[in-house]
């Protein structure tokens, strides 16, 4: 000097998952627990509307989420794909994701109303053009 790994702080990213107040506990600090509020998010839930014909099959049906579908498969996965992400928007370009879980036989939409959540995971930067806006000097 370069690379790699770990830790910490700040600025940030994905996500609804943030902020404030009171109390308690902890503490070389930024935390944890209880309660309340704001904000954001999700579910249930009328009229109207939709569904509601017959036959056959059947392995119930539904929800959160971008995460759905297709082909192949040695059943491990592989290749693609609807869709989603990379600090305002659009286009081009580059990279990445395309999971997981929950309800429990039950739910279309849905005003009033009712119920619930605010976790977790990352990282040293893709770049260019245009539009628009804010802050600072």
């Nucleotide at each position: 000097c370069a690379g790699c790994c770990g830790u910490u702080g700040c600025c940030g990213c994905c996500u609804a998952a943030u902020c404030c107040c009171g109390g308690g506990c902890g503490u070389g600090u930024u935390g944890c627990c209880c309660g309340g509020g704001a904000g954001c998010c999700g579910g249930g839930g009328a009229c109207c509307c939709a569904c509601c014909c017959u036959c056959a099959c059947c392995u119930g049906g539904g929800g959160u989420g971008a995460a759905u579908c297709c082909a192949c498969u040695u059943c491990g996965g592989u290749g693609g794909u609807a869709g989603g992400g990379c600090a305002u928007c659009u286009c081009c370009u580059g990279c990445c994701c395309g999971a997981a879980c929950c309800c429990g036989u039950c739910a279309g939409c849905u005003a009033a109303c009712c119920c619930g959540g605010c976790c977790g995971g990352c990282a040293g930067a893709u770049g260019g053009a245009g539009a628009g806006g804010a802050a600072u000097g």